c-di-GMP-I-GGC riboswitch aptamer from Sporolactobacillus nakayamae, 83 nucleotides, folded computationally.
RNA sequence: AAUGAAAAAAGCAAACUAACCGAAAGUUUAGGACGCAAAGCCACGGGUCUAAUGCGAAAGCGAUGACAGCCGGGUUACCAUUG
Numbered sequence: 001a002a003u004g005a006a007a008a009a010a011g012c013a014a015a016c017u018a019a020c021c022g023a024a025a026g027u028u029u030a031g032g033a034c035g036c037a038a039a040g041c042c043a044c045g046g047g048u049c050u051a052a053u054g055c056g057a058a059a060g061c062g063a064u065g066a067c068a069g070c071c072g073g074g075u076u077a078c079c080a081u082u083g
Stems, first nucleotide, its partner, number of pairs: 001082004011036002016031004021026001034069001040075003044072003047067003054061002
């Protein structure tokens, strides 16, 4: 530097449940384990979700709110193999 076939050490933790926060999406903590070789971190591009404030007669529209375990990008790193 490339790769993640096999193996080992270490790690993360979906659904669901409980509690906190939130208008919601969702976050956090604990339990839990579907999976993950970046399922570490960053909303930069696309995408998705929500719709309080706002606009609207209503239907509805609409991020400034979210999702990194949707895809891409950036960045850092463990182990193994190969060079």
Model confidence (mean pLDDT): 87 of 100. The sequence was found by an Rfam model in a public genome assembly. Taxonomically the source falls in Sporolactobacillus (Bacteria, Bacillati, Bacilli, Sporolactobacillaceae). The model forms 95% of the base pairs in the Rfam consensus.